[in-house]
RNA sequence: GUCCUAUUAAGGCAAAAUGCGUGAAAACGCGUGACGCAAAGCUAAAGGGGCUAACAGGCAGAGAUUCUACUUGCCUCAAGCCAGCCAGUUGCCAUC
Repeated sequence: GUCCUAUUAAGGCAAAAUGCGUGAAAACGCGUGACGCAAAGCUAAAGGGGCUAACAGGCAGAGAUUCUACUUGCCUCAAGCCAGCCAGUUGCCAUC
């Protein structure tokens, strides 16, 4: 100097729940709170995987003279969301 890391020290992050707020939703921000984490740091179309489905498209139903529109349900769809799912990448400190 590099690698590993049982144990120890100094620290770090912060699940669920919850208060307020944003969003169509998934989810996210701030506060409280700690389940846990040696990367629970960063990276989300341009690695995999998962979640939501507003908009858009399609189908069906009801009302209706017809058409169109509105409304309800179902299906498809994200470069919208999740990294504390895998993965990629960067990296701090002390003892043995």